[in-house]
Context: one part of a larger RNA
């Protein structure tokens, strides 16, 4: 010198644009962060209004309304958002393999949507329990469950032709196997049309498993490790390869080219220094991976072994009528600790995306706003111009003067930026603006509201007096101070950066 998520003393106008728990993957009150669909489906309300009876207590109808609320069923809740605890490993980064794979939605091209059956939430009507909740009985739908038809087509199994490095691709050919649900509009209904949706299927997209090459921290004061262990053959699992798992066989398989053990540690693109070469580092933004109170297991699913899902064990909190139950902020904010330290319990779905819907339209602490902190960067202001009696005052003085110094006072200007007052946008338009009466423009005000840190012995830019007297203190180093201290304290000058500027730490 440069750098930073920095902090710590001083001070501190105003704007744009970014950052912001680095420590305790410590434990969390509150409140929101994932729904959504009546155009699957059974059923469905109250206030509230108006009318109408009325024994004035209230009753009944109608709007409310096929509307909320709960229910069955569908997609979705594997995205998105966090954190870095574990993880030296095909986790990452690169480049290949899949003739060993799968893949909702969604696009292009086909084929099908046929008859049929029982159930069961919601509801009723009890019982149990303090609750969470459980449960009997009775009753009903469905694009919810079953079963049968049909197959163009995919699977499978044979025999066949071809291709090929192939226990393997690709075709033909026989036989086996596999399917479904319907709802809306037009209409007065049906029928017809049309739109939507179900099943099946090729082929692409996307996404993803799975496997190889070659990179890939530190320690030999870790030198041996290794029995499913290395391989075979047979089975079995899975989407799919394989000791993945099993039975039998064989005894291998790894190792100073660092095995095995230990420490540390998410990796990467990037960032920071450096002329590079290298070092150092993995916050913000982007890929990948890992985790979700600790530990396990599967379940549903096109996907998971699931952050806001389920069992089970543990710890810990919290309710209990002691019988029993509920809970998981490493989502947004916000609270306790912990710390040298790190923001608001904020608006909005107005743009982007994303879940559901035909839509309308609802969700969406994703995001877009805005607040908060000189945390960082960038830009701007504190005025300009004249102005010499070189006032007044400090300071120093050889007492003449010198210097603070054109520096102020005065005098002409000037309005940036604050403040005040009116206009008022882009961002999004057929309509819709949280951000916001925000940027911006005009108009008034009055220099009027805005400078401060460090240093001044050398290194190192800047010197004098005064105090003090090896004391009190300085110090990055070298050193400075014991009566003339340019080093310590104060003045004055001075020198540097400047809304900062020092000092500590850390990297280079």
């Nucleotide at each position: 010198g440069a750098a930073c998520g920095a902090a710590c003393g001083c001070u501190g106008g105003c704007g744009g644009c970014g950052u912001g728990c680095c420590u305790a993957a410590c434990a969390c009150a509150u409140g929101c962060a994932a729904g959504u669909c009546g155009a699957a489906c059974g059923a469905g309300a109250a206030a509230g209004u108006u009318u109408c009876c009325u024994u004035c207590g209230g009753g009944a109808a109608a709007c409310c309304a096929g509307u909320a609320a709960a229910g069955u069923g569908g997609c979705g809740c594997a995205a998105g958002g966090g954190u870095g605890a574990g993880u030296a490993a095909c986790a990452c980064g690169u480049g290949a393999a899949u003739a060993a794979u799968c893949u909702g939605c969604c696009u292009a091209c086909g084929a099908a949507u046929u008859c049929g059956g029982g159930a069961u939430a919601a509801c009723u009507c009890g019982a149990c329990g303090a609750a969470a909740g459980u449960u009997g009985u009775g009753c009903u739908a469905a694009u919810a469950c079953c079963g049968g038809a049909u197959a163009a087509g995919a699977c499978c199994a044979c025999a066949c032709u071809u291709c090929u490095u192939a226990u393997g691709g690709a075709g033909c050919g026989u036989g086996g196997c596999c399917a479904a649900a319907g709802g809306a509009g037009u209409c007065u209904c049906a029928a017809a049309c049309u739109c939507u949706g179900u099943u099946u299927g090729u082929a692409g997209a996307u996404g993803a498993g799975u496997u190889c090459g070659c990179g890939g921290a530190c320690c030999a004061u870790u030198a041996g490790c290794u029995u499913g262990u290395u391989g075979g053959c047979g089975g079995g699992a899975u989407a799919a390869c394989a000791g993945c798992c099993c039975a039998c066989c064989a005894a291998g398989g790894c190792g100073a080219c660092g095995a095995u053990g230990g420490u540390u540690a998410g990796c990467c693109g990037g960032c920071c220094u450096g002329a590079g070469a290298g070092g150092g580092u993995g916050a913000u933004c982007g890929g990948c991976c890992a985790c979700a109170c600790u530990g396990g297991a599967a379940c549903u699913g096109a996907g998971a072994c699931a952050c806001g899902g389920c069992c089970c064990a543990g710890a810990c909190u919290c309710c209990u009528a002691c019988g029993g139950g509920a809970g998981g902020c490493a989502g947004c904010a916000g609270u306790a600790g912990g710390g040298a330290a790190u923001c608001u319990u904020a608006g909005a779905c107005a743009a982007u995306g994303g879940g559901g819907g035909a839509a309308a339209c609802c969700c969406u602490g994703a995001u877009c706003u805005a607040g908060c902190c000189a945390u960082g960067c960038c830009g701007c202001g504190u005025g300009u111009g004249u102005g010499a009696u070189g006032a007044a005052g400090g300071c120093c003085u050889u007492a003449g003067g010198g210097u603070c110094g054109u520096a102020a006072a005065g005098c002409a200007c000037u309005u940036u930026c604050g403040c005040c007052a009116g206009a008022g946008a882009u961002g999004a338009u057929a309509a819709u603006g949280a951000c916001a009466g925000u940027a911006u423009c005009u108009g008034g005000u009055a220099a009027a509201g805005a400078a401060a840190c460090c240093c001044c012995g050398g290194c190192u830019a800047a010197c004098u007096c005064c105090g003090u007297g090896c004391c009190a203190g300085c110090a990055g180093c070298c050193g400075c101070g014991g009566u003339a201290a340019u080093a310590c304290g104060g003045a004055g000058g001075g020198g540097g950066u400047u809304a900062g500027c020092g000092u500590u730490g850390u990297u280079c």
Description: Predicted 3D model of a 508-nucleotide part of an RNA (small-subunit ribosomal RNA, 5' domain) from an uncultured Alphaproteobacteria bacterium. Model confidence (mean pLDDT): 87 of 100.